[in-house]
RNA sequence: AGGGAAGUAGCUCAAUUGGUAGAGUAUCGGUCUCCAAAACCGACGGUUGUGGGUUCGAGCCCCACCUUCCCUGCCA
Repeated sequence: AGGGAAGUAGCUCAAUUGGUAGAGUAUCGGUCUCCAAAACCGACGGUUGUGGGUUCGAGCCCCACCUUCCCUGCCA
């Protein structure tokens, strides 16, 4: 320098060829228990890496950039 993959809740990951962003776990509260754990119920949580573009509408499509990882190559 070229190519590829990934970036979404504190963490691990979904989102069915564009149509209201979800689950598990963690945290908090409740039920249960002598107490706690487990189990069950509920709550809390997101400017979808950044900036633009297309569109009535973008996590999804297009462009540039940033971060991490993998492959190839160049110079000394």